This is a predicted structure of a 72-nucleotide RNA (Fluoride riboswitch aptamer (crcB RNA motif)) from Xylanimonas allomyrinae.
The coordinates come from a structure-prediction model, not an experiment, and the mean pLDDT is 78.
[in-house]
RNA sequence: GCUGUGCCCGGCGAUGGAUCCCGCCGGGGCGCCAGCCCGAACCGCCGCGAGGCUGAUGGUUCCUGUCUCGAU
Numbered sequence: 001g002c003u004g005u006g007c008c009c010g011g012c013g014a015u016g017g018a019u020c021c022c023g024c025c026g027g028g029g030c031g032c033c034a035g036c037c038c039g040a041a042c043c044g045c046c047g048c049g050a051g052g053c054u055g056a057u058g059g060u061u062c063c064u065g066u067c068u069c070g071a072u
Base pairs, nucleotide, nucleotide: 009026010025011024012023013022016063017062018061020059021058027038028037029036030035044053045052046051
């Protein structure tokens, strides 16, 4: 110096918040000390189009919102 792995940390997983768990991504430039720019993971499905459909979870649980049915 390069590559791989592990750990820590940050970001992400189609409609809000949180715990735990799982998976994915984590690179470059400017500036010079706080920021700026680009990039990655990610942004559901059907339909030529018009338009149509499911779901507040990636998974579990709880809360909030919405819809349907029933009871009081």